[in-house]
Context: one part of a larger RNA
C1' cells in the first nucleotide's frame, strides 16, 4: 500500500467551532473537457506468446498480443460546467413554552469548630482490645449568646437543561441554546472536516486573600516476626476565593459526526390536537423489554452493535515503550509528536 477492521480481543480524537479538501435535494435547457460507441493511424528493434524447420539449446522465418496515445465522425444516461425554475434538506420571522445551561451581585437555615458567660463534677474521647490525647488552671454534658469558613438535608426522580468537562439553598440582574405550533419567509445557502482556534474534572504551579471541617506529607500511639501500611490521636500543604498557567483522566455508553429505511409492547418529561373522566393521535427528548437482522460469544436491537450512503480519526503479535533521541509548548511538574537494537 491493498484488504479487513475499531462496545469487551489492537483500534473512536476529551469536546466543540470552522478553513482547505472530500461529498451532496428536485425539474428543464445548453455544452461536450470526463464518460461511452465506431473507423483510421501509431505502438522501432530486442523481448514475450503461438506455429514452421533434422531442431534439446542456439539460430532463422511467419503470425499474434501489448496497459496506451493521436485524430475523425457520433451518443448525451451519469458526473462536471453555464443558465432558468422548484420546495421535501438548511436558515430566518410571528405565537407559545420547559429547564440544577453560563456569568455577576446579594441572601437563608441546620450542622461542625472555636470563644464569652452560667450551671455542675470526675471523668471524657477512642478501639477488635488499648494507648498516645483532652480534663480539678474545672473538661465531657446542659443553656443563652458571639465569630468564622465551607457545603446545601427533605423536595429528588429511570427527572431536567448543557458540545463535552461539568451543573442543585433562595432572590435579582445579565446572557446562550432547545422544543412545539399554525403557518409565513428564503431558495440547496447542506454534511463532514486534515491543519487551525476555543472550551476542558481532579491533582499540580505562580501571586495575593482566606482557613470551620476534612486532610497527602509529617509526628505519635497501637498491631505485627517486621509494619516506613491498614486502625487511633494530632497536623502542614491543599481543599475555598480572585487573576494567570497547566491540558491530562476508566475525559466511559470503553460505542466519531451526519442523513435515510426498518416487528410489537410498557413507561417518564416538555408541547400540540381532540376530549374535558379513562383514554387515543402526533412531534421532540429520557428509559425498559423484545421480533427480524447482526455478533466469536456476551449481547445490540427505531437512542442499533440492523440495512445503506458521505466525511474524518485510529489499528496491524507480546515485551522493549508511550521509553530513547530530536522538535514544539510549559515557570516547573511535565504534555504533544514518537522509534530502534534486542528478546519471546
Nucleotide at each position: 500500500u491493498u484488504a479487513g477492521g475499531c462496545g469487551u480481543a489492537a483500534a473512536g480524537g476529551g469536546c466543540a467551532c470552522a478553513u482547505a479538501g472530500g461529498u451532496g435535494g428536485u425539474g428543464a435547457a445548453u455544452c461536450a473537457g470526463g464518460u461511452u460507441g465506431a473507423a483510421a493511424g501509431u505502438g522501432a528493434a530486442a523481448g514475450u506468446u503461438g506455429c514452421c524447420a533434422a531442431a534439446a539449446a542456439c539460430u532463422g522465418g511467419c503470425a499474434g498480443a501489448a496497459u496506451u496515445c493521436u485524430c475523425u465522425c457520433g451518443a448525451a444516461a451519469c458526473a462536471a460546467a453555464u443558465u432558468c425554475a422548484c420546495u421535501a434538506g438548511a436558515c430566518u420571522g410571528a405565537g407559545a413554552u420547559a429547564g440544577a445551561g453560563g456569568a455577576g451581585a446579594g441572601u437563608g437555615g441546620a450542622a461542625u469548630u472555636u470563644c464569652c458567660u452560667a450551671u455542675g463534677u470526675a471523668g471524657g474521647g477512642g478501639u477488635g482490645a488499648a494507648a498516645c490525647c483532652c480534663a480539678u488552671u474545672g473538661a465531657u454534658c446542659u443553656a443563652c449568646g458571639a465569630a468564622g469558613g465551607a457545603a446545601c438535608a427533605c423536595c429528588a426522580a429511570a427527572a431536567g437543561a448543557g458540545a463535552a468537562g461539568g451543573c442543585a439553598u433562595c432572590u435579582c440582574u445579565u446572557u446562550a441554546g432547545g422544543u412545539c405550533c399554525c403557518u409565513a419567509c428564503c431558495g440547496a445557502u447542506g454534511c463532514u472536516a486534515g491543519g487551525g482556534u476555543g472550551c476542558g474534572a481532579a491533582a499540580g504551579c505562580a501571586u495575593g486573600u482566606g482557613g470551620a471541617g476534612c486532610g497527602a506529607a509529617c509526628a505519635u500511639g497501637a498491631u505485627u516476626a517486621g509494619a516506613u501500611a491498614c486502625c487511633c490521636u494530632g497536623a502542614u500543604a491543599g481543599u475555598c476565593c480572585a487573576c494567570g498557567c497547566u491540558g491530562u483522566a476508566a475525559a466511559c455508553a470503553a460505542u466519531g459526526a451526519g442523513u435515510g429505511u426498518u416487528c410489537a409492547c410498557c413507561c417518564u418529561u416538555g408541547g400540540u390536537c381532540u376530549a374535558c373522566g379513562c383514554g387515543a393521535a402526533u412531534c421532540a427528548a429520557a428509559g425498559g423489554c423484545c421480533u427480524a437482522g447482526c455478533u466469536a460469544a456476551c449481547g445490540c436491537g427505531u437512542g442499533a452493535a440492523a440495512c445503506a450512503c458521505u466525511c474524518c480519526a485510529c489499528c496491524u503479535g507480546g515485551g522493549g515503550a508511550g521509553u530513547a533521541c530530536g522538535g514544539u509548548c510549559g515557570c516547573a511538574a511535565g504534555a504533544c509528536c514518537g522509534a530502534a537494537a534486542c528478546u519471546c